[in-house]
RNA sequence: GGUCCAGUAGCUCAGUGGUAGAGCAUGGGAUUGCAGACCCCAAGGUCACGCGUUCAAGUCGCGUUUGGGCCU
Numbered sequence: 001g002g003u004c005c006a007g008u009a010g011c012u013c014a015g016u017g018g019u020a021g022a023g024c025a026u027g028g029g030a031u032u033g034c035a036g037a038c039c040c041c042a043a044g045g046u047c048a049c050g051c052g053u054u055c056a057a058g059u060c061g062c063g064u065u066u067g068g069g070c071c072u
Base pairs, nucleotide, nucleotide: 001071002070003069004068005067006066007065010024011023012022013021018055026042027041028040029039048064049063050062051061052060
C1' cells in the first nucleotide's frame, strides 16, 4: 500500500428498512434475625464520526476513524 471483518447500555452481545433489546453489573422493593441466593421494579443509548439514498436508516451506498485478520 491492497483487501476482508468488527465498532449498538458500565461489560459481553442480539437486532437483514417501520417505537433500540437481552444477560451480567448498578439502584430500589419484597423475603431474611443479618447477609447471600431467588423473585419484582427502575435507571442507563449522539447505534464510532460525516455525507448521501429513502416517506422512513442501527440496518443500504460513499468517505473518515479505531481495532483485528490476510496479502504485498

Notes
This is a predicted structure of a 72-nucleotide RNA (transfer RNA) from Xylariales sp. No.14919. Rfam family: tRNA. The family's RNA type in Rfam is transfer RNA. Gene Ontology term of the family: triplet codon-amino acid adaptor activity. The same sequence occurs in records of 2 taxa. NCBI's taxonomy places the organism under Eukaryota, Dikarya, Pezizomycotina, leotiomyceta, Xylariales. Its mean pLDDT, the model's own confidence on a scale to 100, is 85.